[in-house]
RNA sequence: GGGCCAGUGGUCUAGUGGUUAGGACGUUACCCUUACAAGGUAAAGGUCGAGAGUUCAAUUCUCUCCUGGCCCA
Numbered sequence: 001g002g003g004c005c006a007g008u009g010g011u012c013u014a015g016u017g018g019u020u021a022g023g024a025c026g027u028u029a030c031c032c033u034u035a036c037a038a039g040g041u042a043a044a045g046g047u048c049g050a051g052a053g054u055u056c057a058a059u060u061c062u063c064u065c066c067u068g069g070c071c072c073a
Base pairs, nucleotide, nucleotide: 001072002071003070004069005068006067007066010025011024012023013022018056027043028042029041030040031039049065050064051063052062053061
């Protein structure tokens, strides 16, 4: 330099045009316990990597950029 893939709460991940972005772990509060752990209930936490375009509508499609990974030279 060229090609391919990925980026979604603190972490891991599902969702691939339209319903409130769903789940697990974690965190916080309460219940339970003499207490802790386990268990139960509830809550908070996401501007879906950044910008632009297409569309009535974009996490999803297109382009550019950023970051990371793999391959070729």